[in-house]
Context: one part of a larger RNA
Molecule: large-subunit ribosomal RNA, domain II
Organism: Candidatus Nealsoniibacteriota bacterium
RNA sequence: ACCAACGAGUUCGUGUACUUUCUUGUCUAAGUCCUUCUGGGACAAAGGCAUAGGGAAACCAAGUGUUAAUAGCGCGUUUAUAAGAGAGUGUGCGAGACCCGAAACCAGGUGAGCUUGCCAUGACCAGGGUGAAUCCGUCUGAAAAGAUGGAGGAGGCCCGAACCCGUGGGUAGUGCAAAACCUUGGGAUGAGUUGUGGUAAGUUGGGAAACCCUAAUCGAACCUGGUAAUAGCUGGUUCUCCCCGAAAUAGCUCUGGGGCUAGCCUAGAGAGUUAGAAGUUGAAGGUAGAGCACUGGAAGAGAUAUCGCGCCGAAAGGUAGGUAUUUCUACCAAACUCCGAAUGUCAACUUCCUUAAUCUCUGGAGUCAGAACUUGGGCGCUAAUGUCCAAGCUCAAGAGGGAAACAACCCAGACCUUCAUAUAAGGUCCCUAAAUCUUCUGUUUUUAACAGAUCGGCCUUUUGGCUGAGAGCUAAGUGAGAAAGGAGGUAGAAUUCCAUCGAUAGCUAGGAGGUGAGCUUAGAAGCAGCUACCCUUUAAAAAGUGCGUAAUAGCUUACUAGCUAAGGAAUUCUGCGCCGAAGAUUCACGGGACUAAAGCUCAGUACCGAAGAUAAGGAUGCGUUGCUUUUAUAGUGAUGCGUGGUAGGGGAGCGUUCUUAGUGCAUCGAAGUUAAACCGUAAGGUUUGAUGGAGCGCUAAGAAGUGAGAAUGUUGGU
Numbered sequence: 001a002c003c004a005a006c007g008a009g010u011u012c013g014u015g016u017a018c019u020u021u022c023u024u025g026u027c028u029a030a031g032u033c034c035u036u037c038u039g040g041g042a043c044a045a046a047g048g049c050a051u052a053g054g055g056a057a058a059c060c061a062a063g064u065g066u067u068a069a070u071a072g073c074g075c076g077u078u079u080a081u082a083a084g085a086g087a088g089u090g091u092g093c094g095a096g097a098c099c100c101g102a103a104a105c106c107a108g109g110u111g112a113g114c115u116u117g118c119c120a121u122g123a124c125c126a127g128g129g130u131g132a133a134u135c136c137g138u139c140u141g142a143a144a145a146g147a148u149g150g151a152g153g154a155g156g157c158c159c160g161a162a163c164c165c166g167u168g169g170g171u172a173g174u175g176c177a178a179a180a181c182c183u184u185g186g187g188a189u190g191a192g193u194u195g196u197g198g199u200a201a202g203u204u205g206g207g208a209a210a211c212c213c214u215a216a217u218c219g220a221a222c223c224u225g226g227u228a229a230u231a232g233c234u235g236g237u238u239c240u241c242c243c244c245g246a247a248a249u250a251g252c253u254c255u256g257g258g259g260c261u262a263g264c265c266u267a268g269a270g271a272g273u274u275a276g277a278a279g280u281u282g283a284a285g286g287u288a289g290a291g292c293a294c295u296g297g298a299a300g301a302g303a304u305a306u307c308g309c310g311c312c313g314a315a316a317g318g319u320a321g322g323u324a325u326u327u328c329u330a331c332c333a334a335a336c337u338c339c340g341a342a343u344g345u346c347a348a349c350u351u352c353c354u355u356a357a358u359c360u361c362u363g364g365a366g367u368c369a370g371a372a373c374u375u376g377g378g379c380g381c382u383a384a385u386g387u388c389c390a391a392g393c394u395c396a397a398g399a400g401g402g403a404a405a406c407a408a409c410c411c412a413g414a415c416c417u418u419c420a421u422a423u424a425a426g427g428u429c430c431c432u433a434a435a436u437c438u439u440c441u442g443u444u445u446u447u448a449a450c451a452g453a454u455c456g457g458c459c460u461u462u463u464g465g466c467u468g469a470g471a472g473c474u475a476a477g478u479g480a481g482a483a484a485g486g487a488g489g490u491a492g493a494a495u496u497c498c499a500u501c502g503a504u505a506g507c508u509a510g511g512a513g514g515u516g517a518g519c520u521u522a523g524a525a526g527c528a529g530c531u532a533c534c535c536u537u538u539a540a541a542a543a544g545u546g547c548g549u550a551a552u553a554g555c556u557u558a559c560u561a562g563c564u565a566a567g568g569a570a571u572u573c574u575g576c577g578c579c580g581a582a583g584a585u586u587c588a589c590g591g592g593a594c595u596a597a598a599g600c601u602c603a604g605u606a607c608c609g610a611a612g613a614u615a616a617g618g619a620u621g622c623g624u625u626g627c628u629u630u631u632a633u634a635g636u637g638a639u640g641c642g643u644g645g646u647a648g649g650g651g652a653g654c655g656u657u658c659u660u661a662g663u664g665c666a667u668c669g670a671a672g673u674u675a676a677a678c679c680g681u682a683a684g685g686u687u688u689g690a691u692g693g694a695g696c697g698c699u700a701a702g703a704a705g706u707g708a709g710a711a712u713g714u715u716g717g718u
Base pairs, nucleotide, nucleotide: 001718002717003716004715005714006713011095012094013093014092015091016090017089018088019087020086021085022084023083024082025049026048027047031043032042033041034040035039053060054059063075064074065073066072098236099235101233105226106225107224108223109222110221116200117199118198119197120196121195122194123193124192125190127159128158129157130155134151135150136149137148138147139146140145163187164186165185168183169182170181171180202218205213206212239653240652241651242650243649244648249262250261251260252259253258263367264366265364266363267362268361269360270359271358273356274357276352277351278350279349280348281347282346283345289339290337291336295333296332297331299329300328301327302326303325304324305323306322307321310319311318312317370395371394373392374391375390376389377388378387379386400411401410402409415618416617417616418615420614421613426608427607428606429592430591431590435605437604438603439453440452441451442450443449444448454469455468456467457466458465459464470602471601472600473599479594485579486578489576490575491574492573493572494571495570496569497568498567506563507562508561509560510559512536513535514534517531518530519529542557546555547554619643620642621641622640623639624638625637626636627635628634629632654707656704657703658702659701660700661699662698663697664696665695672691673690674689675688676687677686678685679684
């Protein structure tokens, strides 16, 4: 891992609701009998209470009393639409209470053969080194004492085996080993090591103290019990079909991943248009927008007053600025409003809707982590698959088609069957279903023209005539990712100007003189710079547009004529493109590939395309309705509307084991196993063959240890 078996809403008590069955005066006392004998059971209907009330009573009686009253009033008047008993089902509560699962807490015991400390009694420590005290000799000294030689053998001394330990490294790491092996290392006469026996224990013991040890277990050992501890937590919870079908919100909560109540779902009963939609009429409001009348903000221009040795000016006045007031102009605001929608909301009436919606009561729930998208907003960075509200929608609980793939986007809501039809979104060159869609033929000088045919439109009495059978853009592979900004890309539009009295471009020629203007400067000659920018000759020619020189020179331009011959120049707007544009696998069309597209814009026709619609057949739920009969929750027709579904509610069934009653099968072969065929919407059922070798069904009721694929499930097997 797989297979098989086992494996989870039960039982009792007590409420409650529904379904269903039964009962319709009730209770016994003494006593007697039985017994499992402080108790329990059976019999026992004598008797009590109830079955009619009113009145003090006579008495009357569904009435009676009061009263003059037939009025009024008091007390009464028949209950069963009730009460009781039982069963079933749902659910609440108490119990282990659907099952498995803690870490823990408490009690009583068992442990010091491991380890820690202590006690008693024993044992062990190769060899080598160092050489304390003390003693002796000699010398010095008055002595004390010192020096020197020898003896001596101290030490938690030194080196180093046994022994004890475990520092660094390596190996090992399903090991030799639940701590080892190799190497290296520390102690090795001591607070040393060790044998045996003893002693101290769990609310403790021991501890040269580390939460260390107390039998591979220690921030409180182990075993058994309390015990099925508790678990607002995780996991699991077993057959089928049919009907309906949520929520992820509010309030409260030592509450926030839990609850309670409400909201939303379901079943039953009841109400009967109350709901919803549209229309009409009426109403409230202060949002969007807009505005500046208020509150504030903020810009420009002016006026008046005033300030200062501002500046100019003789002054007048001009000019710049500050403060206050004010005028005009153009603005801004969630917490501004002189204004002010749409939508939405409320009320009344009318119409539509009627298997729908709405409301009430009762039984049963689940839900309280929601998500994306569109729109209006807050927070954030007009960041986030961010977060918080509101309105809507889908997913959740929704399959199918499209978006390459893709819960939430677009289309559309799956009862079943069909090799049927027409469609939606989206598509139609190939992958890949559908257009290489936008009349056909012929001729010619082939992006075109002509002629004919077909179809359509208009005119015409007819003949006949006219007309149409796509039109543009893009050259960037843009399409098929992006901004500010940039550009004689290209197509279109508008405006202005020049032009056969000849424009624009090009070519030929001229482009001069006063003069090298004046100043400056080494120089300044059109062309470093400053100032001025005149005059003349002219068809025209700047006191000079650019290049150039040290300065000149030289080239060139403006300007003019001639040649040529038909358009030219500028500005603005628009469509589609270009650059801007750097990333790590090819990965920014799904790919191939595509250029009068298979791209973009506009127009048109055809086709493809879904579990949607339609067609045909079938199943089933509900409403209406017909018929039948043993009038029922039945059968059989007609007709209409339905049949996606998680949590969850409701309904109807299948199967397993056993019990009771009835009825059957079986050695001429039961159960079980296995294979096939058939039947049923399903759970399932039947038959036959083989195997097997002794029990097993069916019908009607009843009772449950009643259905497994999941629980790191349990046991067994492979």